[in-house]
RNA sequence: GCUUAACACAUGCAAGUCGAGCGAGAAAGCCCCUUCGGGGGUGAGUAGAGCGGCGAACGGGUGAGUAACACGUGAGUGAUCUGCCCUCUGGUUCGGGAUAACAUCGCGAAAGUGGUGCUAAUACCGGAUGAGACCACGCGACUGCGGUCGAGUGGGAAAAGAAUGGGACCUCUUCGGAGACCAUUCGCCUGGGGAUGAGCUCGCGGCCCAUCAGGUCGUUGGUGAGGGUAACGGCCCACCAAGCCGAAGACGGGUAGCUGGUCUGAGAGGACGAUCAGCCACACUGGAACUGAGACACGGUCCAGACUCCUACGGGAGGCAGCAGUGGGGAAUAUUGCGCAAUGGGCGAAAGCCUGACGCAGCCAUGCCGCGUGAGUGAAGAAGGCCUGCGGGUCGUAAAACUCUGUCCAGAGGGACGAACAAGGAGCACUCGAAGAGGGUGCGCCCCUGACGGUACCUCUGAAGAAAGCACCGGCUAACUCCGUGCCAGCAGCCGCGGUAAUACGGAGGGUGCAAGCGUUGUUCGGAAUUACUGGGCGUAAAGAGUGUGUAGGCGGCGACGCAAGUCGGGUGUGAAAGCCCCGGGCUCAACCCGGGAAAUGCGCUCGAAACUGCGUGGCUAGAAUCUGGGAGGGGGGUGUGGAAUUCCUGGUGUAGGGGUGAAAUCCGUAGAUAUCAGGAGGAACACUCGCGGCGAAGGCGACACCCUGGACCAUGAUUGACGCUGAGACACGAAAGCGUGGGGAGCAAACAGGAUUAGAUACCCUGGUAGUCCACGCCGUAAACGUUGGGUACUAGGUGCUGCGGGUAUUGACCCCUGCAGUGCUGCAAGUUAACGCGUUAAGUACCCCGCCUGGGGAGUACGGCCGCAAGGUUAAAACUCAAAGGAAUUGACGGGGGCCCGCACAAGCGGUGGAGCAUGUGGUUUAAUUCGAAGCAACGCGAAGAACCUUACCUGGACUUGACAUCUCGAGGACCUGCCCGAAAAGGCGGGGUGCCCCUUGUGGGAACUCGAUGACAGGUGCUGCAUGGCUGUCGUCAGCUCGUGUCGUGAGAUGUUCGGUUAAGUCCGGCAACGAGCGCAACCCUUGUUCUCAGUUGCCAGCAUUCAGUUGGGGACUCUGAGGAGACUGCCGGUGUCAAACCGGAGGAAGGUGGGGACGACGUCAAGUCAUCAUGGCCCUCACGUCCAGGGCUACACACGUGCUACAAUGGUCGAUACAAAGGGCAGCGAAGCCGCGAGGUGGAGCGAAACUCAAAAAAUCGGCCCCAGUUCGGAUUGGAGUCUGCAACUCGACUCCAUGAAGUCGGAAUCGCUAGUAAUCGCGGAUCAGCACGCCGCGGUGAUACGUUCCCGGGCCUUGUACACACCGCCCGUCACACCAUGGGAGUUGUCCGGACCCGAAGCCGACGAGCCAACCCGCAAGGGGGGCAGUCGUCCACGG
Repeated sequence: GCUUAACACAUGCAAGUCGAGCGAGAAAGCCCCUUCGGGGGUGAGUAGAGCGGCGAACGGGUGAGUAACACGUGAGUGAUCUGCCCUCUGGUUCGGGAUAACAUCGCGAAAGUGGUGCUAAUACCGGAUGAGACCACGCGACUGCGGUCGAGUGGGAAAAGAAUGGGACCUCUUCGGAGACCAUUCGCCUGGGGAUGAGCUCGCGGCCCAUCAGGUCGUUGGUGAGGGUAACGGCCCACCAAGCCGAAGACGGGUAGCUGGUCUGAGAGGACGAUCAGCCACACUGGAACUGAGACACGGUCCAGACUCCUACGGGAGGCAGCAGUGGGGAAUAUUGCGCAAUGGGCGAAAGCCUGACGCAGCCAUGCCGCGUGAGUGAAGAAGGCCUGCGGGUCGUAAAACUCUGUCCAGAGGGACGAACAAGGAGCACUCGAAGAGGGUGCGCCCCUGACGGUACCUCUGAAGAAAGCACCGGCUAACUCCGUGCCAGCAGCCGCGGUAAUACGGAGGGUGCAAGCGUUGUUCGGAAUUACUGGGCGUAAAGAGUGUGUAGGCGGCGACGCAAGUCGGGUGUGAAAGCCCCGGGCUCAACCCGGGAAAUGCGCUCGAAACUGCGUGGCUAGAAUCUGGGAGGGGGGUGUGGAAUUCCUGGUGUAGGGGUGAAAUCCGUAGAUAUCAGGAGGAACACUCGCGGCGAAGGCGACACCCUGGACCAUGAUUGACGCUGAGACACGAAAGCGUGGGGAGCAAACAGGAUUAGAUACCCUGGUAGUCCACGCCGUAAACGUUGGGUACUAGGUGCUGCGGGUAUUGACCCCUGCAGUGCUGCAAGUUAACGCGUUAAGUACCCCGCCUGGGGAGUACGGCCGCAAGGUUAAAACUCAAAGGAAUUGACGGGGGCCCGCACAAGCGGUGGAGCAUGUGGUUUAAUUCGAAGCAACGCGAAGAACCUUACCUGGACUUGACAUCUCGAGGACCUGCCCGAAAAGGCGGGGUGCCCCUUGUGGGAACUCGAUGACAGGUGCUGCAUGGCUGUCGUCAGCUCGUGUCGUGAGAUGUUCGGUUAAGUCCGGCAACGAGCGCAACCCUUGUUCUCAGUUGCCAGCAUUCAGUUGGGGACUCUGAGGAGACUGCCGGUGUCAAACCGGAGGAAGGUGGGGACGACGUCAAGUCAUCAUGGCCCUCACGUCCAGGGCUACACACGUGCUACAAUGGUCGAUACAAAGGGCAGCGAAGCCGCGAGGUGGAGCGAAACUCAAAAAAUCGGCCCCAGUUCGGAUUGGAGUCUGCAACUCGACUCCAUGAAGUCGGAAUCGCUAGUAAUCGCGGAUCAGCACGCCGCGGUGAUACGUUCCCGGGCCUUGUACACACCGCCCGUCACACCAUGGGAGUUGUCCGGACCCGAAGCCGACGAGCCAACCCGCAAGGGGGGCAGUCGUCCACGG
């Protein structure tokens, strides 16, 4: 231990008791008798019932209702009652008539009920007596003054007996006795007091909503010798008056029992109101009364209703929110137990009876507390699990094993406390009494009583046995690894994990935390200073009302005196108990329980203090106000006046355009515009002056004059004497737009129309143009109404302007200068403050006073409701739902159709291309058995590939192998090696022949190394996957000039400074300056090459002079060229100018070269998860007669297409033919290959020479000279195709290159678009090389010929500074709205429905009350009686009123 259904309840029990109040009174059984029909005794004056008394109003349950004097607290009752109990006073008398039970007769199914007859009482009634108890009249004393006490006169009001004992007198007697009487006890009556309990009243206190602002007619008060009550009262009634309550929250709505306390919190608070205790309310729902001391009554009554049950259908019965229990609801809450032994209650004289109160037991780990599940020793660190870097580590002294202990458990034995009363027995003392009857009181003794229960507890024996789980291990937060999974499955309190190595999912091992529990969920407080009283804020984060005037309220200057409300102190009453806290005690300890104390911050009473607040009295002048004298001002309102300009009208001059724009067009104009001159009309606005100048509360105010009017300021003295500040409501003002009525209307101009722009253009631009803008009157009441900063007062460094009015010095005067007050600006790291930005005497500083406002974003300043408005709309102002943020300030980046400065073939200037054609090549796509794979904007696409016919080769088809093509280890055999044949496409397989080796050790038929074959298993192998697991390498921004660090300084911090700034540079290059000073990686330089020169060296190179030759051929020479090794040279060094006395720049000289001489190598911090697992390496995963290996053939070469990169062209600066020159750099032995000869040619033959400054490839080509071609699809162009060949190669079918003959396509300079290049560059011309058997339009090199840039506005990319930012995956960002579909929540909605509440009316049960009461009636009175009276009952009517309508 039903938090939910105050939902419904079967069954049993929960309130009875008294024979000592009264009458009556069984039966069974047993015994006896009997005529066998029955009777008697006993049972027994018992049971059961009735009359009567007390109790049933307590105890027990529940929390529905109730926002209330219901509760709490403190007072009051001078406005009250109180059974039983205590105490005191006095009494307890004499009579009477009924009635139940019972009997009998009826009615009814039952429940029940009627008639007649009998009877008793402590039932009922009458009489007597009775005290200031009550009433009436008046009196005295006291008093908290509508009270209390005391006495006087009159009036009316009471009772009940029972039990026990006694025995003299008396009465009756059935002779047993009974009564009277006496005594005791209990009871009864009257009254006083007490105690207890209760009623009523009042102060104060404790929920939410103002989107509830007005409520109220018995309402507020009064009168009445009114009614009613125990009692005050409008509680009720009649009449009179019109009050009463309310912003300090009435009335209404919602929610709720209140409290002691409980939980939480440092506290202040917040939330709650289970158990226990106090109070209240309720008892199926609603209403009502009766009885009673007490009820409007949980287990009583009546009525109505709903529901359930019974029924013979006529009618009846019922009320678990008592204890158990059932159904139902629910996430959820127990036994239909034992006992009255204890405590308490009712009745009784008592025994005793009753008691689901209570005491116990049962169930539930629901909570709290205590205990156990063992202790010691024990390393071979067992087995096993897990991990592993394979060594080991860990579970782990853990286990086993050995030695112990005995809570718990089992068995056996013992065994409680709680029990002491009462009653009874005997005794003692006291007492009533005539009594040694009897009773009462007190004391100790004896006797009796246990549900729990043979339980707690104790002893003995046995026995480690029967006793550990749960959550967690990414951070918060203590605790880590493996496997599985692969954005799946799942986790999740927040942040967030999971997309192939997950400490985050699942499992395992290990660990951490708690432990008979542990987690989860829900709830409350805390953290949350996140509603801030303690203890917050409002310039920009949410938040100052648009502004003022003022009501209530709050706050308020300086002395003095008084009061004592607040305040402070003392005393006192109360603040129930329990609880919390402290001390002590009892259960072995504790939880728990007991005793004592403290506390209970509160309220009442009382005494005191008087500083402060308040109140009162009387003063003061520093706040405030008034008077006087001044000047300043777009302050407001009204009435007039003026000129410039626009437009329109009239007239003149004048002619073809004007206007407008980026450019145009619509438009105006030959019917005369624009332009220009003159005149006129009309409306609106007031140039210059004009100023961070003035005025006003704000909105706002600008020509001039006049009239009316508000406020501020300065100066001087005087006056009042706190008259002040703020200000909820309220009232007033309030830009623009808008609305109403009436005017006005020049210009401008929403809407609208047209023209443009555009993809569109309901826009921006243009041409027109209506409301409106203007005036009068009336509304509206908003704004970025902003200084995004409410008002007031005081205080707290400066500097410097402006406006107004003063003072001083000086002056002829005005300035200048010093200074006061008021206003308005700037500046300031003084201080202070602020999150920062900033503010800073005009505060956002320091303080005080008052008002307004804020409490995450969205929903939303929206809905609903109210108020205002003619409307538009305004104001007040939510919730559902949804998000994990929204936001401020600052920082670093990035970005900008921002700015400044500056670079780059970036543009421009120019040359040549691409895009069109054909072909080559790469890619996409498609196809295919396969067309292997990768590369994807720049930065993939003649890229990996610097060579795919086989090979390569990774792909496909087919044929084969399985320790394998390759490595290491083990065993066996052999030898290695060379070679032939068969089969086959080959691989493979089969059959032979030759041959026995080499090295080392060694006596050896031996052993070892390399090799081959066979076998075994460890293993090999994989171009299989992941470049998003990686190393390495590479691309790119970018050869751009940047990227950082140490120390210091600044900043709360991110971070800044340095690196910014002024110059300068190709450069963060250098100089100067500077809270910085230095340093590193980058730049530059050092390296290579090229350009000049010198020295050295001259062969294979060279040849000036000499000699020689066909020829540098040879002799010779080193001069030159050249080669290749080392030097020199260039440093802004010199001069001039500019510049900051700098760095540097410009110009010049000299020089082969000049400001980095040209080129190359060299690539900061980093970016792109850039590229590569197919170069290589490598983690993980995967395959293992295959995803490995071998072989043949095929494919990578496909072809409707598309793109990239190239080649060749389209021609005359050309083509073609012939002739003649001039290179560089390279290659070459399985090579380059000469001369010669053959072939039209590719080439063949040939083989000299050369491992090459020697020989060779090799001719360079363009160029130059000459001839032809004559602009055409050509003598351009060469594709395609046919034929014939050459070469390489095992092999040119798929699929090589080249040659010759023939063929002769497209193409006549290329749309949009786009690329390269700044000097020996572009363009153009050829040459070489790598790869390579062969194959080059590609690539890498080489040289020959050899051109243009005003400049930096724009495009692209980049650097620095600055600025804005809502971007940070960083503009390829972010992000807005409509639409489509689905779903969720909400508002409105013709209506419709349920529930609750209110108003009016109808009906009107029961009942109280009132009236009537012709029917009925024992008590009392009159009466002889009959009867009458008094009183009452039924009944009827009425008021009120529940349900119902």

Small-subunit ribosomal RNA from an uncultured organism, 1445 nucleotides, folded computationally. Rfam family: Bacterial small subunit ribosomal RNA. The coordinates come from a structure-prediction model, not an experiment, and the mean pLDDT is 84.